């Protein structure tokens, strides 16, 4: 990195260095000198795998949160295609498209 599968309307920050950016890209709209990315120290959230457990022939599930990972403004912060419906705005369904996790080459 590429391809395959699940998930994405919930959840959850302090303190230190550091100094101007950040939210993937485009456009918007926001966040940031009441201090941004980034790194690091503690904490924390969830439960995709791995463990361990409950039921259960089994597939599957119920729970722990112990290991690996992920995450901790705004639905993925919002759009765009494509179809229903409604029609000055827009709602709903799918699809792209980023994001994690697992397998795979």
């Nucleotide at each position: 990195c590429a391809c395959u599968u699940a998930u994405c309307g919930a959840g959850a920050g302090a303190g230190g260095u550091g100094g101007a950016g950040g939210g993937a890209c485009u456009g918007g709209c926001c966040c940031u000198a009441c201090g941004a990315a980034a790194c690091c120290u503690c904490g924390g959230c969830g439960a995709c795998a791995g463990a361990c457990u409950u039921c259960u022939u089994a597939c599957g599930u119920c729970g722990u949160a112990c290991u690996g990972u992920g995450c901790c403004a705004a639905u993925u912060c919002c759009a765009u295609c494509a179809g229903a419906c409604g029609u000055u705005u827009g709602u709903c369904u799918g699809a792209a498209a980023g994001a994690u996790g697992a397998g795979c080459u």